[in-house]
Molecule: Bacterial RNase P class A
Organism: Burkholderiaceae bacterium
RNA sequence: GAAGCACGCCAGACCGCCGCUGGUGCAAGCUGGGAAACCAGGCACUGGAGGAAGGUCCGGACUGCACAGGACGGCGUAGCAGCUAACGGCUGUCCACCGUGAGGUGAGGAUCAGAGCAACAGAGACGAGUCUGGGUGCGCAGCACCCGGGGUGAAACGGGCAAUCUCUACGCGCAGCAAUACCAAGUAGGCCAGUCUGAAGCCCUCGCGGCUUCGCCCUGUGGUUCCGCAGGGAGCGCUGGCGGGUAGGUAGCACCGAGCCGUGGUGGCGACACCCGGCCCAGAUGAAUGGCGGUCAGCUUCGGGCGACCGAAGCCACAGAAUCCGGCCUAUCGGCGUGCUUCACUU
Numbered sequence: 001g002a003a004g005c006a007c008g009c010c011a012g013a014c015c016g017c018c019g020c021u022g023g024u025g026c027a028a029g030c031u032g033g034g035a036a037a038c039c040a041g042g043c044a045c046u047g048g049a050g051g052a053a054g055g056u057c058c059g060g061a062c063u064g065c066a067c068a069g070g071a072c073g074g075c076g077u078a079g080c081a082g083c084u085a086a087c088g089g090c091u092g093u094c095c096a097c098c099g100u101g102a103g104g105u106g107a108g109g110a111u112c113a114g115a116g117c118a119a120c121a122g123a124g125a126c127g128a129g130u131c132u133g134g135g136u137g138c139g140c141a142g143c144a145c146c147c148g149g150g151g152u153g154a155a156a157c158g159g160g161c162a163a164u165c166u167c168u169a170c171g172c173g174c175a176g177c178a179a180u181a182c183c184a185a186g187u188a189g190g191c192c193a194g195u196c197u198g199a200a201g202c203c204c205u206c207g208c209g210g211c212u213u214c215g216c217c218c219u220g221u222g223g224u225u226c227c228g229c230a231g232g233g234a235g236c237g238c239u240g241g242c243g244g245g246u247a248g249g250u251a252g253c254a255c256c257g258a259g260c261c262g263u264g265g266u267g268g269c270g271a272c273a274c275c276c277g278g279c280c281c282a283g284a285u286g287a288a289u290g291g292c293g294g295u296c297a298g299c300u301u302c303g304g305g306c307g308a309c310c311g312a313a314g315c316c317a318c319a320g321a322a323u324c325c326g327g328c329c330u331a332u333c334g335g336c337g338u339g340c341u342u343c344a345c346u347u
Base pairs, nucleotide, nucleotide: 001343002342003341004340005339006338007337008336009335010334012296013295014294015293016292017291018290020048021047022046023045024044025043026042030041031040032039033038050318054329055328057327058326059325060324061323062176063175064174065173074172075171076170077169078168079093080092081091082090083089094108095106096105097104098103109167110166114165115164116161117160126158131149132148133147134146135145136144137143138142180251181250182249183248190242191241192240193239194238195237198214199213200212201211202210203209216233217232218231219230220229221228222227223226259279260278261277262276264275265274266273267272298315299314300313301312302311303310304309
């Protein structure tokens, strides 16, 4: 110098103006909306996307339901040792394969429990048997036994595949923040209380009164399909109350935490653990995190210049929080750093 391998980092910077959306403090507990629950409104200070916020694949926190214990079933994991809240993640290491190498990849337990499978070629493919040469025996165109040979094929009687069932060991209750808890209209329906009672008639102290008959409902019963008998009961509607649920609202939910930062210390090969110091760091629900201008930096294109360079234009990665964490996987313009390998050259 070229070509690579592994790991880490950035994802334009600063200033001004105008907004959007959270938090804290201050003030009348004032104004507005709403039946209420609750929400909004002023001023000041202050926070406001990512390395993947993504896919929703795996593991947990949290919540509700279920649950004496065990077994079967189902699903998952698989060298060995560790890390972790947990994991299918991560670390170390063994083995196998790939690479000259730095390194990379691996569903890597068991086929002496059982079952299943094996293209083509080949006489024969997991059932058994037999292409060919020789020998021996017999009941001799043959059969049985023994020894040997060539060819095919990934594999030729001994095995292979568990990424086929299976076995072994270990793990797993189910659902998910649209979880769940609380407050709570309107309408409809339920329950309770009061009042009233469908028709006719009678009585009275004219009351929201009392009574009779008919009608209605229920139970029993006799015939029977509509009536009889006995017992009991209710009252159209209106008013008030109770309880469950819905719309709506609040919490969950922005977190003192498996939290973040540190060229800090100790232990460990490492994942990581412990200690020390500092910090508090987005949070909506038709869903904030933006727009404009300026300066600088970087990149691309164009023009000028022999050149250092100058001028103009553009900025374009993937994408974007939605209960929260740990992983994995996928997407990603461009740039920077560290360590290492191979080759070539120079001294």